A computed fold for a 523-nucleotide part of an RNA from an uncultured Sphingobacteriia bacterium, annotated as small-subunit ribosomal RNA, 5' domain.

Context: one part of a larger RNA
C1' cells in the first nucleotide's frame, strides 16, 4: 500500500451489478422442493356434461356415454437438478496416457422377428385383529405384469472341417453340426409402442507414468502381507475372496506412525521469482442422524428408498409404532457476525406424455444488508459594507473563518408528481406445402413472474440530500483555553510533574468522501 465471504464505532441521498452461517456435519415445528402417462390395464370412491322416473324445490334414484380422475396393477423418471465439506495424504484431485480384460436405459443407423396359450394377483367386495401405524383370511378380476410352447436372422457356449502365422502348444479368420437364448399390444385410423443382435453416439468402470503438506523429540513395517498355480467371484482385471505352495514386498530418494487438509481451473498480493488462500462461479471426489448391509435397476450399495444395530427426538388406549432440512424459506442454540416461513413456471433447462399438458424452492424474479466494486447528486454564475457571530493578536485597532453567508441571476441530474410505457416472444405451439423419414419453408393466433418495472415525456421548486478520521515526527495539517506523571494517550519513538502544536474542549486546518476510521486474517 494494496486485499477480505469481514466484524466493530459514528455517519448515511440515489441507482447499476455482483455478493451474504467463515461459528455446532448442532438440535429442527410447520410448508413446499419429483412426479407423470387413461395413447398400457381392471375399473369409478367423489366431480361435470346429457336422457328418464318421482317431487314444487332441494335431494333421491335408473340408466347411457363422454369429459375427468381418489386409490389401484403396469411402464418411465426418481442415480439428474439442489446442498454440505465431515471424513479422506489417497492414483482423491491435476496431468499424460492405456484397456492387454468392460458396461452402456433412453438416442441414431442396419438386419431380423411379433405365431399359439396359461396360472395369478392388486384393486373392488366379505370377514375379522389393532388406539394408531398397519396387518390376516375368503370370494373375484384385466394389463404393454407373470409363466410356458413354437419360431431362431443373429448372439452365446461345445465339437469339427478349411486357409494364414508359427517347430508345436496356439492365435487370426472362415464354413458345419449340436444345444441354449426373442417379443405385446393399443387406437375408428393415421399414429403410438414391444423383442433380438450388430454398428455409432454419451456416460460409467479398471489401470499405469509423473505430480500434489507438515513433523525423524516418528527408523524400522508388513502373514492376505508379497508372488506363483487351481478355484470362485464380477459387466470385467486382480489377494477382490478361498484352497495350497513359496518367503517375499515398502523403506533415510523417508517406509511405518502422528498431525493438518477436500482437490483443480483459479484467487489475493508481488517488478518478478515467490509466498498465501481455495468464498462466489466452473471441473471432479466424499458424505446425507452414527456405523454396516444388501435389494431394484442400464446405472446407486441410492439426501426428501429398504433392513439391522446405536443415540435422540415425537405419539401411545402401555400393547405398540412414527422421524432424519449438509434442498427452499424459516426456528432455537453457538457466535464478532450473516438475509424473506415471497412471486412465477413468462423464459432457459430437466422428468413424464402423441400431443395439450402437468411437475419443477432447478431456474428466472422480487424482498432485507453501504459488505463490496462502479457512477450520480447533495447546485451554478456573479457578490466586499470583506456584515453579524465565533477565535486570535502586539486590543480604540487588526488577523481569521471568507466570496463563505446574506442578496442577484439561473439550472433541475437526483427525489416528488403527472402522462406514456418496453426488449426478454416465437425459435415454442396450431395449420399448410415440400420430402419415406427426420427436417426445411410459409401463414395465423395466443402466451410476461418480474411491472405499469426500465425507459421517455412533462410540472414546480435550491428546493429532498455530509459526515469521517486526523493535525509532536514517521506523515499532510496550530495556535487558546482547561488540566498539572493526575485524568488521559500511544502503531513505533514517545506525550503529561503550571506556559502540553502529543491529554480534554474550542477555533482554525489537513486527508478521504456516502463514506470514514479501528480491530482482524493474508502478501
Nucleotide at each position: 500500500g494494496g486485499a477480505u465471504g469481514a466484524a466493530c464505532g459514528c455517519u448515511a441521498g440515489c441507482g447499476g451489478c455482483a455478493g451474504g452461517c467463515u461459528u455446532a456435519a448442532u438440535a429442527c415445528a410447520u410448508g413446499c422442493a419429483a412426479g407423470u402417462c387413461g395413447a398400457g390395464g381392471g375399473g369409478c370412491a367423489g366431480c361435470g356434461c346429457g336422457g328418464g322416473g318421482a317431487g314444487c324445490a332441494a335431494u333421491c334414484u335408473c340408466u347411457g356415454g363422454c369429459g375427468g380422475c381418489g386409490a389401484c396393477c403396469g411402464g418411465c423418471a426418481a442415480a439428474c437438478g439442489g446442498g454440505u465439506g465431515a471424513g479422506g495424504a489417497a492414483c482423491a484431485c491435476g496431468u499424460a496416457c492405456g484397456c492387454a480384460a468392460c458396461c452402456u436405459u433412453c438416442c441414431c443407423a442396419a438386419a431380423a422377428c411379433a405365431g399359439g396359450u396359461g396360472a395369478a394377483u392388486a384393486g373392488c367386495c366379505c370377514u375379522c385383529c389393532g388406539a394408531a401405524a398397519g396387518g390376516a383370511g375368503g370370494a373375484u378380476u384385466a394389463a404393454u405384469a407373470c409363466a410356458c410352447c413354437g419360431u431362431a436372422a443373429g448372439a452365446u457356449a461345445u465339437u469339427u472341417g478349411g486357409u494364414u502365422g508359427g517347430c508345436a502348444u496356439c492365435a487370426a479368420u472362415u464354413g458345419a453340426a449340436u444345444a441354449u437364448u426373442a417379443u405385446a399390444g393399443u387406437u375408428g385410423a393415421g399414429g403410438c409402442g414391444g423383442u433380438u443382435u450388430u454398428g455409432g453416439a454419451u456416460g460409467g468402470g479398471c489401470g499405469u507414468g509423473c505430480g500434489c503438506a507438515u513433523g525423524a523429540u516418528u527408523a524400522g513395517a508388513u502373514a492376505g502381507u508379497u508372488g506363483g498355480c487351481g478355484g470362485g467371484g464380477u459387466a470385467a482385471c486382480g489377494g477382490c475372496c478361498c484352497a495350497c505352495c513359496a518367503a517375499g514386498u515398502c523403506u533415510a530418494c523417508g517406509a511405518u506412525c502422528a498431525u493438518u487438509a477436500a482437490c483443480u481451473g483459479g484467487u489475493g498480493u508481488g517488478a518478478g521469482a515467490g509466498c498465501a488462500c481455495g468464498a462466489c462461479c466452473a471441473g471432479u471426489c466424499a458424505c446425507a442422524c452414527g456405523g454396516g448391509c444388501a435389494c431394484u435397476g442400464a446405472g446407486a450399495c441410492a439426501c426428501g428408498g429398504g433392513c439391522c444395530c446405536g443415540a435422540c427426538u415425537c405419539c401411545u388406549a402401555c400393547g405398540g409404532g412414527a422421524g432424519g432440512c449438509a434442498g427452499c424459506a424459516g426456528u432455537a442454540a453457538g457466535g464478532a457476525a450473516u438475509a424473506u416461513u415471497g412471486g412465477u413456471c413468462a423464459a432457459u433447462g430437466g422428468a413424464c406424455g402423441c400431443a395439450a399438458g402437468u411437475c419443477u424452492g432447478a431456474a428466472c424474479c422480487a424482498g432485507c444488508c453501504a459488505c463490496g466494486c462502479c457512477g450520480c447528486g447533495u447546485g451554478a454564475a456573479g457578490g466586499a459594507u470583506g456584515a453579524a457571530g465565533g477565535u486570535c493578536c502586539u486590543c480604540u485597532g487588526g488577523a481569521u473563518u471568507g466570496u463563505a453567508a446574506a442578496c442577484u441571476u439561473c439550472u433541475u441530474u437526483u427525489a416528488u408528481c403527472u402522462g406514456g410505457g418496453a426488449c426478454g416472444a416465437a425459435a415454442a405451439c396450431g395449420g399448410g406445402a415440400u420430402u419415406u423419414u427426420u427436417a426445411u419453408c410459409u401463414c395465423a393466433a395466443u402466451u410476461g413472474a418480474c411491472g405499469g418495472u426500465a425507459c421517455c415525456a412533462g410540472a414546480g421548486g435550491a428546493a429532498u440530500a455530509a459526515g469521517c478520521a486526523c493535525c509532536g515526527g514517521c506523515u499532510a495539517a496550530c495556535u487558546c483555553c482547561g488540566u498539572g506523571c493526575c485524568a488521559g494517550c500511544a502503531g513505533c519513538c514517545g506525550c503529561g510533574g503550571u506556559a502540553a502544536u502529543a491529554c480534554g474542549g474550542a477555533g482554525g486546518g489537513u486527508g478521504c468522501g456516502a463514506g470514514c476510521g479501528u480491530u482482524a486474517u493474508c502478501c